[in-house]
């Protein structure tokens, strides 16, 4: 240096202006936001991974709720053209898309679960083999 294992750390951005209305940061017209790892070259839309959400087995509990451990499932949304060796990633135009509960009214941005929990994953530390 590579490649395993362990153990820490750390891990998401964005409501602003105007309308309408009793009552919207939720409806409308414009704006605004873009997690992590691949990739021949930089990716919200490719190929994976997460949160949430829903099953199923198991422990703890008398039962229930619960919370915990495992496996399982479910999970949005992009295309024309140019440039190149090569880009659905990059440069030009048009698009689109965003758990769940909650509200005086329908939320990617508000408020809450969450000062939580947690996986890919980068960092670091140790250990192993070559």
């Nucleotide at each position: 240096u590579c490649g395993c294992g362990u153990g820490c750390u750390c891990u998401g951005g964005g409501g602003u202006c105007g309308g309408u209305g009793u009552a919207a940061u939720u409806c409308c017209g414009a704006g605004c936001c873009g997690g992590c790892g691949g990739u021949g070259a930089a990716a919200g839309u490719c190929c994976g991974c997460g949160a949430c959400c829903c099953g199923g087995u198991g422990a703890c509990a008398g039962c229930c709720a619960g919370u915990c451990a495992c496996c399982g499932g479910u999970u949005g949304a992009u295309c024309a053209g140019g440039u190149g060796u090569g880009a659905u990633u990059c440069c030009u135009g048009a698009a689109c898309c965003g758990a769940c509960g909650g509200u005086g009214a329908a939320a990617g941005u508000c408020c809450g679960g969450a000062u939580g929990g947690g996986a890919a994953g980068c960092g670091c530390a140790c250990g192993c083999u070559g």
The prediction has a mean pLDDT of 77. FMN riboswitch aptamer (RFN element) from Nocardioides sp. R-C-SC26, 130 nucleotides, folded computationally. Of the family's consensus pairs, 97% are formed in the model. The organism belongs to Nocardioides, within Bacteria. The sequence was found by an Rfam model in a public genome assembly.